About this RNA:
This is a predicted structure of a 73-nucleotide RNA (transfer RNA) from a Gaiellales bacterium. Its mean pLDDT, the model's own confidence on a scale to 100, is 81. Rfam family: tRNA. Rfam classes the family as a transfer RNA.
RNA sequence: GGGGGCGUAGCUCAACGGUUAGAGCAGCGGACUCAUAAUCCGUGGGUUGGUGGUUCGAUUCCACCCGCCCCUA
Numbered sequence: 001g002g003g004g005g006c007g008u009a010g011c012u013c014a015a016c017g018g019u020u021a022g023a024g025c026a027g028c029g030g031a032c033u034c035a036u037a038a039u040c041c042g043u044g045g046g047u048u049g050g051u052g053g054u055u056c057g058a059u060u061c062c063a064c065c066c067g068c069c070c071c072u073a
Stems, first nucleotide, its partner, number of pairs: 001072007010025004018056001027043005049065005
């Protein structure tokens, strides 16, 4: 240089183009315990990488840019 994949919560990941973007873990509060862990209950947390485009409506489709990974020369 060429080809492909990925980017969503602190982490790992979901989400037919349409209801308020969810789950597990982590965090926080509580219960239990002499105490801690485990377990149980509750709870907060998001500019869906950026800018445009298509559409009545975009996390989802398209273009470009940025970052990471893989293949190839």